[in-house]
Small-subunit ribosomal RNA, 5' domain from a metagenome, 518 nucleotides, folded computationally.
The coordinates come from a structure-prediction model, not an experiment, and the mean pLDDT is 83.
Context: one part of a larger RNA
């Protein structure tokens, strides 16, 4: 000199764009953050009307015995249209969002491999979508429990579940053709056998099943690079390799049995400490150093530890089970919970924001769609935290007012500075108009940006420094005191170094200090 996710002191007008728990991966009240589909299904409720039955009894007739019998209410059955939805079922919930505890290599970066692999939704192609069955939730009855919830009996549906059929292509076994080859074998042709599918919908559409390919995504493997310590020198027994088997989507000590005794290491193994990695950021002429906030890619984690289930995909932040710590409810028998999602609270700290608006846009999930959901996101609020822009007026105005400071008492400085005169109208204020972002409908932002008009210099300047380094000097006070200080050093009676004033210098809505990096 440059830089910062900064903090502190004094000061503070406006706008734009960014940015904001670096500490306790500490504990969390409250609300919201993942739903959707009735065009998969049976119910329930509301909505239209009809028929039959029951109750009812206006009114009429009457030979006074009765007869006909409207409205209204209600039950059952059927039916129209649309809606709502607890439950079964499908898809999503593995994305998106957060954090950096762990991890020095099961990570990351770069390059390559997978002849050792998987792939829901999407795209292309081919073929099929036949025939049966038994349940179960909801519902109803009942029981237990304070609750959370649970048990028993009965009924019912499906794109839920389970058989059978078919299946060139798929998988396996056997036989076989051709080619190659180190005759173990590899590729390949044909045939036989075995196994294995489906879901409907009036139709179209939309679906379902099988197979092949694609796209995108993921798993796995290899090479190189990747902090410090030798006051850590030896380390390792599933350890290193082989055979066989198991397991996996797949290779592999991944696991097991047997066999061999290997593997790593001063080019630093092992151990210990520290740490998420990268694109980047910052500094520097560069080489290099430092760093890894925001944004983007990858990884890891979700109260702590362990485990699997479901599924195309998880060993799953707002799923399940077990154990632990903590908190809460309880009728003491037993239950409930997990903000490192968005706000917000306490605590810690020098220190870091609103319990806001909206799905209008972009994107995501579901749905045929309308639409629903979305604290992702878009916006607004708070903070000079940073960068950038603008303003706080412009011109004129005296041999120069007053005041103040100083003086050799004449004067000098503040100083064209002020006042005065003439103007202007940026920002802010008030009034009117008023978008783009959205296509034809839909705008949270927002009556916002922007434009026009009105009035009026009015509402808007501070901070640090002045001995040298280092731009900028005098007076008074103090008297090795009070104090200053980055280094040298000032202060003991004429202090340009302390304090105050006048003046001056620097930067300016900031200026200084502290901390850290180059």
């Nucleotide at each position: 000199g440059g830089g910062u996710g900064a903090a502190c002191g004094c000061u503070g007008g406006c706008g734009g764009c960014g940015u904001g728990c670096u500490u306790a991966a500490c504990a969390c009240a409250u609300g919201c953050a993942a739903g959707u589909c009735g065009a998969a299904c049976g119910g329930a409720c509301c909505u239209u009307g009809a028929a039959a039955g029951a109750u009812g009894g206006a009114a009429g007739c009457u030979u006074c015995g009765g007869c006909u019998g409207a409205a209204a209410u209600u039950u059952u059955u059927c039916u129209c249209u649309g809606g709502u939805u607890a439950g079964u079922g499908g898809c999503a919930a593995a994305c998106g969002g957060g954090u950096g505890a762990g991890u020095a290599a099961u990570g990351u970066a770069u390059a390559a491999g997978u002849a050792a692999c998987a792939u829901g939704c999407c795209c292309u192609u081919a073929a099929g979508u036949c025939u049966g069955g038994g349940a179960u939730a909801a519902c109803c009855c009942u029981c237990c429990g304070a609750a959370a919830g649970g048990g028993g009996a009965g009924c019912u549906a499906a794109u839920a579940c389970c058989g059978g059929a078919u299946a060139c292509a798929u998988u396996c076994u056997c036989u076989u053709u051709u080619u190659c080859g180190c005759c173990u074998g590899a590729a390949u042709u044909a045939g036989a056998g075995a196994a294995g599918a489906a879901a409907g919908u009036u139709u179209u559409u939309c679906g379902c099943u099988u197979a092949a390919g694609g796209a995108g995504u993921g798993g796995c493997u290899u090479a190189u690079a990747u902090c410090u310590g030798a006051u850590u020198a030896g380390u390792u027994u599933g350890u290193u390799g082989g055979u066989a088997a198991g397991g996996u989507a797949a290779u592999g000590g991944c696991u097991u049995a047997c066999c061999a005794a290997g593997g790593c290491g001063a080019u630093g193994a092992u151990c210990a400490g520290u740490a998420g990695c990268u694109g980047g950021u910052u500094u520097g002429a560069g080489a290099g150093g430092a760093u890894g906030a925001u944004c983007a890619g990858c990884c890891a984690c979700a109260c702590u530890g362990g485990g699997a289930c479901u599924g195309a995909g998880a060993c799953a932040c707002g799923g399940c089970c077990c154990a632990g710590a903590c908190u809460c409810c309880u009728a003491c028998g037993g239950g409930a919970g997990g903000c490192a999602g968005c706000a917000g609270u306490g605590g810690g700290g020098a220190a870091u924001a609103u319990u806001g608006c909206g799905c209008a846009a972009u994107g995501g999930g579901g749905g045929a769609a309308a639409c629903c959901c979305u604290g992702a996101c878009g916006c607004a609020g708070c903070g000079a935290c940073g960068c950038c822009g603008c303003g706080u007026g412009a011109g004129u105005g005296a041999c120069g007012a007053a005041g103040u400071c100083u003086u050799u008492a004449g004067g000098g400085a503040u100083g064209u500075a002020a006042a005065g005169c003439u103007c202007u109208g940026u920002c802010a204020a008030g009034a009117g108009g008023g978008a783009c972002g959205a296509u034809u409908a839909u705008g949270a932002c927002g009556g916002u940006a922007c434009c026009u008009c009105u009035a009026a210099a009015g509402g808007a300047a501070g901070c640090c420094c002045c001995g040298g380094c280092u731009a900028a000097c005098u007076a008074c006070g103090u008297g090795c005191c009070a104090g200053c200080a980055g280094c040298c050093g000032c202060g003991g009676u004429a202090a340009u170094a302390c304090g105050u004033a006048g003046g001056g210098g620097g930067c300016g809505a900031g200026c200084g200090u502290u901390a850290c990096c180059c």